Background: Large-subunit ribosomal RNA, domain II from Bombilactobacillus mellis, 681 nucleotides, folded computationally. Rfam family: Bacterial large subunit ribosomal RNA.
Context: one part of a larger RNA
RNA sequence: ACCGGCGAGUUACGUUAAUUUGCGAGGUUAAGUUGAGAAGAUGGAGCCGUAGCGAAAGCGAGUCUGAAGAGGGCGAAUAAGUAGAUUGACGUAGACCCGAAACCAAGUGACCUACCCAUGUCCAGGUUGAAGGUGCGGUAAAACGCACUGGAGGACCGAACCCACGUAAGUUGAAAAUUGCGGGGAUGAGGUGUGGGUAGCGGUGAAAUUCCAAACGAACUUGGAGAUAGCUGGUUCUCUCCGAAAUAGCUUUAGGGCUAGCCUCGGGGCAAGGAUAAUGGAGGUAGAGCACUGUUUGGACUAGGGGCCCGUCAUGGGUUACUGAAUUCAGAUAAACUCCGAAUGCCAUGUAUCUAUACCCGGGAGUCAGACUAUGAGUGAUAAGAUCCGUAGUCGAAAGGGGAACAGCCCAGAUCACCAGUUAAGGUCCCUAAAUCCAUACUAAGUGGAAAAGGAAGUGGAGUUGCUUAGACAACUAGGAUGUUGGCUUAGAAGCAGCAAUGCAUUGAAAGAGUGCGUAAUAGCUCACUAGUCGAGUGACUCUGCGCCGAAAAUGUACCGGGGCUAAGUAUGGUACCGAAACUGUGGGUGUAUCGAAAGAUAUGCGAUAGGAGAGCGUUGUAAGGGCGAAGAAGCCAGAUCGUGAGGACUGGUGGAGCGCUUAGAAGUGAGAAUGCCGGU
Numbered sequence: 001a002c003c004g005g006c007g008a009g010u011u012a013c014g015u016u017a018a019u020u021u022g023c024g025a026g027g028u029u030a031a032g033u034u035g036a037g038a039a040g041a042u043g044g045a046g047c048c049g050u051a052g053c054g055a056a057a058g059c060g061a062g063u064c065u066g067a068a069g070a071g072g073g074c075g076a077a078u079a080a081g082u083a084g085a086u087u088g089a090c091g092u093a094g095a096c097c098c099g100a101a102a103c104c105a106a107g108u109g110a111c112c113u114a115c116c117c118a119u120g121u122c123c124a125g126g127u128u129g130a131a132g133g134u135g136c137g138g139u140a141a142a143a144c145g146c147a148c149u150g151g152a153g154g155a156c157c158g159a160a161c162c163c164a165c166g167u168a169a170g171u172u173g174a175a176a177a178u179u180g181c182g183g184g185g186a187u188g189a190g191g192u193g194u195g196g197g198u199a200g201c202g203g204u205g206a207a208a209u210u211c212c213a214a215a216c217g218a219a220c221u222u223g224g225a226g227a228u229a230g231c232u233g234g235u236u237c238u239c240u241c242c243g244a245a246a247u248a249g250c251u252u253u254a255g256g257g258c259u260a261g262c263c264u265c266g267g268g269g270c271a272a273g274g275a276u277a278a279u280g281g282a283g284g285u286a287g288a289g290c291a292c293u294g295u296u297u298g299g300a301c302u303a304g305g306g307g308c309c310c311g312u313c314a315u316g317g318g319u320u321a322c323u324g325a326a327u328u329c330a331g332a333u334a335a336a337c338u339c340c341g342a343a344u345g346c347c348a349u350g351u352a353u354c355u356a357u358a359c360c361c362g363g364g365a366g367u368c369a370g371a372c373u374a375u376g377a378g379u380g381a382u383a384a385g386a387u388c389c390g391u392a393g394u395c396g397a398a399a400g401g402g403g404a405a406c407a408g409c410c411c412a413g414a415u416c417a418c419c420a421g422u423u424a425a426g427g428u429c430c431c432u433a434a435a436u437c438c439a440u441a442c443u444a445a446g447u448g449g450a451a452a453a454g455g456a457a458g459u460g461g462a463g464u465u466g467c468u469u470a471g472a473c474a475a476c477u478a479g480g481a482u483g484u485u486g487g488c489u490u491a492g493a494a495g496c497a498g499c500a501a502u503g504c505a506u507u508g509a510a511a512g513a514g515u516g517c518g519u520a521a522u523a524g525c526u527c528a529c530u531a532g533u534c535g536a537g538u539g540a541c542u543c544u545g546c547g548c549c550g551a552a553a554a555u556g557u558a559c560c561g562g563g564g565c566u567a568a569g570u571a572u573g574g575u576a577c578c579g580a581a582a583c584u585g586u587g588g589g590u591g592u593a594u595c596g597a598a599a600g601a602u603a604u605g606c607g608a609u610a611g612g613a614g615a616g617c618g619u620u621g622u623a624a625g626g627g628c629g630a631a632g633a634a635g636c637c638a639g640a641u642c643g644u645g646a647g648g649a650c651u652g653g654u655g656g657a658g659c660g661c662u663u664a665g666a667a668g669u670g671a672g673a674a675u676g677c678c679g680g681u
Base pairs, nucleotide, nucleotide: 001681002680003679004678005677006676011093012092013091014090015089016088017087018086019085020084021083022082023081026048027047028046032042033041034040052059053058062074063073064072065071096234097233099231103224104223105222106221107220108219114198115197116196117195118194119193120192121191122190123188125157126156127155128153132149133148134147135146136145137144161185162184163183165182166181167180168179169178200216202212203211209218237616238615239614240613241612242611247260248259249258250257251256261367262366263364264363265362266361267360268359273355274354275353276352277351278349279348280347281346287340288338289337293334294333295332297330298329299328300327304323305322306320307319308318309317310316370395371394372393373392374391375390376389378387379386400411401410402409415588416587417586418585420584421583422582426578427577428576429563430562431561435575437574438573439572440571441570442569448565454549455548458546459545460544461543462542463541464540465539466538467537475533476532477531478530479529481506482505483504487499488498512527516525517524589606590605591604592603593602594601595600617670619667620666622664623663624662625661627659628658635654636653637652638651639650641648642647
């Protein structure tokens, strides 16, 4: 891992509701007795109901409170119960099953290990050479020196022995801590044998929460015990009808509860409910506005303040690129501003039309983590697949088609069947069903098929305006002069370093006291301006369509799903076609309502998680009835059979002795999951 078996809402006693049976203002017995008795009989104690109110005494269709004939509370008037049975739910019990870490009690452990007590035992070999001693020297005597002796030491080197510092291997090991190579101690606080002691709210500890039998922040065994688990996991056959919630309030509450909301089932009275229209209302949002409250820009006007001046030092006068309240003009701004003010929404109506809900009582729930999209706000950074509210939708609990793929987007809500038709969204060159369809434009960027500020004689459309056959724009030819090198400045400054002036004047068709290049300064080139040649349009600006640049990212083209496309791109209009479980057609099933005696007809439904309700299938015993079986029971194997399904027959084989059916009734009653349990492979 697979296969097989086992494996989870039970039982008792109460309460409550529904259904059903008996009796009914009543209903019913319990223990016990009798009996073969779980039958029957007996047993009326007791319980529930028939009257309530009060804490009670108590009173009583009333009673309590109260001084009260008041008011108020609870009652009566308006009357059905009770005893069984079945089912739903709840309570008390382990209470659907499995699962803690823990707590307590009584015991068992010091054969491991920690420390202690008693008694034994072990430590190759080598080295060093303390104290002391002896002799000699030395001294007044000592001290002291030398030699020898001596054999101390938590001394040295190093086996046994003990330990475990490094490293490698091992890591489903040879081993639940080892092995290899090195390492430390090795006469000591040394190692070790045997016997004994200390016990869990404890011991022991050269102290590490260390050790106390491979595990110790409190051992192990058994018991309390099925501890408790607002937590996780699991919870076994079928079909039919309906079908949620992820919200509010409270909660030592926030992943749990309770009540309400939303679902379901039964009962009730019945038409209250919903949508649209009409009519009548309340309101202060969007917008707008500045009349109030705040904020705010510029101007006018000016009280006051400051500076300066005059001054008889007065409480005066003058003045001012300073400041500046109020007033006034113009222009703004606000969720907590409003002189105003919608659309929607909301409330109402003996209104109209279309619909069929709505409400009350009772049984049973589940839900209290929601998600995204659109839209109105807040928080945030007008960030987030962020967060928090309102409104709507979808998902949740929804399959189908589209969107390449893709819970929440678009279309559309799957009762079943069909080798029938029509459409929706979206599509129609190929992959790929259907237009290489029609018409008119645009785009040249593969734009389409990612992006901003900003930039540009890209190109289409609409418009405004200037010049123009008295000849424009562009190009070419010619001129572009003189006073004058204007004045100042300067080494120089001559149109062109700089400063000031520039409405200087003359000639003229025209020509600036000069547009740029250039020179040291001149020179030189050029422009404005003018004439000629040419012969028809040419400049400037605004709005707008589609494009261009701006444009760098990490595995691989990789920002059309791909191929590929100049339309198979974009815009506008049109005609066809494709396209879903939608709609239609044909046939079948089933729920509900109405009609009907029935058969049936008509109408309208039949996606679905949590969950509610209904109807069934099968398994094992039991009772009664009626059956099968050696001419072959159960079980097993195979088969083209019946039923909407759970499932049921039949035939053949195998097997070799028991087993169905009908009705009723009872459950150890259905397996794929629980890191389930046991067995097998």
The RNAcentral record of the full RNA draws on ENA.